A computed fold for a 104-nucleotide RNA from an uncultured Anaerolineales bacterium, annotated as Glycine riboswitch aptamer. The model forms 90% of the base pairs in the Rfam consensus. Its Rfam family is "Glycine riboswitch aptamer". Rfam links the family to the GO term glycine biosynthetic process. Model confidence (mean pLDDT): 82 of 100. It was read from a public genome assembly, where an Rfam model found it.
RNA sequence: CCGAUUGCGGGGGAGAGACCGCUGCGCCAGGCAGCGCGGCGGCACCGAAGGGGCAAAUCCACACUCUUGGAUGAAACUCUCAGGUAAAAGGACCGCGCAAUCGC
Numbered sequence: 001c002c003g004a005u006u007g008c009g010g011g012g013g014a015g016a017g018a019c020c021g022c023u024g025c026g027c028c029a030g031g032c033a034g035c036g037c038g039g040c041g042g043c044a045c046c047g048a049a050g051g052g053g054c055a056a057a058u059c060c061a062c063a064c065u066c067u068u069g070g071a072u073g074a075a076a077c078u079c080u081c082a083g084g085u086a087a088a089a090g091g092a093c094c095g096c097g098c099a100a101u102c103g104c
């Protein structure tokens, strides 16, 4: 120099209803309507915070050459609990900078 891991900082980063009903507060307030934020209920969807599930393989017990049961066991696969479906925020993952440790 380079590689891996960790920490910090910063950058990129998809998908799916700005849905429907009721309601509280606020905005000109004397009101309707409208808009924004929130609560409750409903149907429809997404998968890349987090979470659940499983293949091969390996091991154990049975069986004895046809087998059976159990354990460990991955994901961007799958489920959709959670989360999300305008913007903002978040976001798996990827890169950049600095530092530390280990290796080379």
Base pairs, nucleotide, nucleotide: 002103003102004101005100006099007098008097009096011094012093017043019042020041021040022039023038024037025036026035027034044085045084046083050081051079052078053077057072058071059070060069061068